Transfer RNA from a Candidatus Portnoyibacteriota bacterium, 71 nucleotides, folded computationally. Model confidence (mean pLDDT): 81 of 100. Its Rfam family is "tRNA".
């Protein structure tokens, strides 16, 4: 420098053009002499920018960062 995949709560994964789930963790309640376990409800997230469209997390384009490959 060229190609290609990725980028979503603190962590690790999912997901779709029309309300963003899940494990975990954190917090609050129940249980329990205590702890853990367990249950129940809670906080919390779509890398940046521009386009395209009624509507973008998703389509397109450029950028950053990370990974693999070729040179």
């Nucleotide at each position: 420098g060229c190609g290609c995949c990725g980028u979503u709560g603190g962590u690790u994964c999912a997901g779709u053009g029309g309300u963003a789930g899940a494990a975990u963790u954190c917090c609050a309640g129940c249980u329990u002499c205590c702890c853990a376990a367990g249950u129940u409800g809670g906080u919390g997230a779509c890398g940046c920018g521009g386009g395209u469209u009624c509507g973008a997390u998703u389509c397109c384009c450029g950028c950053a960062c990370g990974g693999c490959g070729c040179a």